[in-house]
Molecule: RNase P RNA; transfer RNA
Organism: Lapillicoccus jejuensis
RNA sequence: UGAGCCGGUCAGGCGGCCGCGUCAGGACCGUCCCGCGAGGGGCGGGCCUGCCGAGGAACGUCCGGGCUCCACAGGGCGAGGUGGUGGCCAACAGCCACCCGGAGUGAUCCGCGGGACAGUGCCACAGAGAACAGACCGCCUCCGGACCGCGAGGUCCGGCGGUAAGGGUGAAACGGUGGUGUAAGAGACCACCAGCGCCCCCGGUGACGGGGGCGGCUCGGUAAACCCCACCUGGAGCAAGUCCAGACAGCAGGCGUUCGAGGGCGGCCCGCCCGAGCCUGCGGGUAGGACGCUGGAACCGGUCAGCGAUGGCCGGUCGAGAUGGAUGGUCGCCACCGCGCUCCCGGCGACGGGACGCGGGACAGAACCCGGCGUACCGACCGGCUCAUCCC
RNA sequence: GCCCCCGUAGCCCAACCGGCAGAGGCAGGCGACUUAAAAUCGCUGGGUUGCGAGUUCGAGUCUCGUCGGGGGCA
Numbered sequence: 001u002g003a004g005c006c007g008g009u010c011a012g013g014c015g016g017c018c019g020c021g022u023c024a025g026g027a028c029c030g031u032c033c034c035g036c037g038a039g040g041g042g043c044g045g046g047c048c049u050g051c052c053g054a055g056g057a058a059c060g061u062c063c064g065g066g067c068u069c070c071a072c073a074g075g076g077c078g079a080g081g082u083g084g085u086g087g088c089c090a091a092c093a094g095c096c097a098c099c100c101g102g103a104g105u106g107a108u109c110c111g112c113g114g115g116a117c118a119g120u121g122c123c124a125c126a127g128a129g130a131a132c133a134g135a136c137c138g139c140c141u142c143c144g145g146a147c148c149g150c151g152a153g154g155u156c157c158g159g160c161g162g163u164a165a166g167g168g169u170g171a172a173a174c175g176g177u178g179g180u181g182u183a184a185g186a187g188a189c190c191a192c193c194a195g196c197g198c199c200c201c202c203g204g205u206g207a208c209g210g211g212g213g214c215g216g217c218u219c220g221g222u223a224a225a226c227c228c229c230a231c232c233u234g235g236a237g238c239a240a241g242u243c244c245a246g247a248c249a250g251c252a253g254g255c256g257u258u259c260g261a262g263g264g265c266g267g268c269c270c271g272c273c274c275g276a277g278c279c280u281g282c283g284g285g286u287a288g289g290a291c292g293c294u295g296g297a298a299c300c301g302g303u304c305a306g307c308g309a310u311g312g313c314c315g316g317u318c319g320a321g322a323u324g325g326a327u328g329g330u331c332g333c334c335a336c337c338g339c340g341c342u343c344c345c346g347g348c349g350a351c352g353g354g355a356c357g358c359g360g361g362a363c364a365g366a367a368c369c370c371g372g373c374g375u376a377c378c379g380a381c382c383g384g385c386u387c388a389u390c391c392c
Numbered sequence: 393g394c395c396c397c398c399g400u401a402g403c404c405c406a407a408c409c410g411g412c413a414g415a416g417g418c419a420g421g422c423g424a425c426u427u428a429a430a431a432u433c434g435c436u437g438g439g440u441u442g443c444g445a446g447u448u449c450g451a452g453u454c455u456c457g458u459c460g461g462g463g464g465c466a
Base pairs, nucleotide, nucleotide: 001388002387003386004385005384006383007382008381009380010379012334013333014332015331016330017329018328020053021052023050024049025048026047028045029044030043031042032041033040034039055363059374060373062372063371064370065369066368067237068236069235070234074270075269076268077267079233080232081231082230083229084098085097086096087095088094099113100111101110102109103108114228115227119226120225121222122221123220136167137166138163139162140161142159143158144157145156146155147154148153175193176192177191178190179189180188194218196215197214198213199212200211201210202209203208241291242290243289244288250282251281252280253279254278255277262274263273264272298317299316300315301314302313303312304311305310336360337359338358339357340356342355343354344353345352346351393465394464395463396462397461398460399459402418403417404416405414411449420436421435422434423433424432442458443457444456445455446454
């Protein structure tokens, strides 16, 4: 200098004018109540002043919790989820470190990463044969026939067999290489290698890694197919749940009142408990207010422990709570980025710097609150690392 | 807030337990019939299975993420 990998921060700033929401304060208007009165209080309305006013994802709602309710007895079956090991965490499908496998020259990245000797299913097409497999071509012994040859024998055709070394098919063909052996062959046998199982030793908390020995000789893939194993999970969700005020009208049918409907127990069964009402149809009423509601596994800084995720301690800060749903618009200046038959400066040059002009600034917006994950995003900046080339 | 389903040719839709994407209908093109057209008959073209990954020998189908659309309950 070029190419690349990883992590983090920010999401323009200042000012003028206009505008919005909660809360606090102030004066005013309307209305009601108390008081003989001066005055005081409640409710409603607009006005003025002040403080504060979206995000890294507020998003998707894919997971996990807090909180609230379902009378917080239980058991079995089922259903769902998780899936290398150790740790972190309130919890998790998250995060950290490591192991194994794969990709890359490398920094680094990816992995829904238990089990296919518990069982079942599936493996299209092609191919002879696709799972305790299979003779299409080929190779070989024997038998019969024809031909050639004096003969040993050879060639061709047909048949009973043997053979998985070679060809061919396929994603996959029942270990690989070399030798012995044989009619031809074959783990049939031998040596080495790969793989599997068992045992022992060493290192590690562990997944696992390294080494040695023995064994039968070889056992296909698929569980993001059913399934098996281990572990985990009660259900619902702030329209949870609670209070206040207000409105209305019942009628018909069915089931039931210790021979018990219905409900708790929101998949089913057993069991336990509550229990006099329940279900369906038609018709009628309401569409208000308040609490929950924001101070919390909170944020910022420092320090200690730890490789790290994270945790402990000390100090400081208070940062939106709407309910048809506020947080915006516009102008000016500055900063940033891109472009230019423009101008100036430096340079032999590629080019760099400045001025001027034009253009650009994304994704998206709270609604009970947190911890993650995933996705969207114009760009700017910072830190660490790798590879290639050149120079010293 | 809590859930469910769908996406295949221009349109409506099939495709079974993963095995050559098309069984159909409408529309389009060509031809026949007709003086000409409609109707009818015959032939025929047309694809990123919404998108991106993964599992598998192989994905419309299975899994994950994402986009769009529809529906249910309180």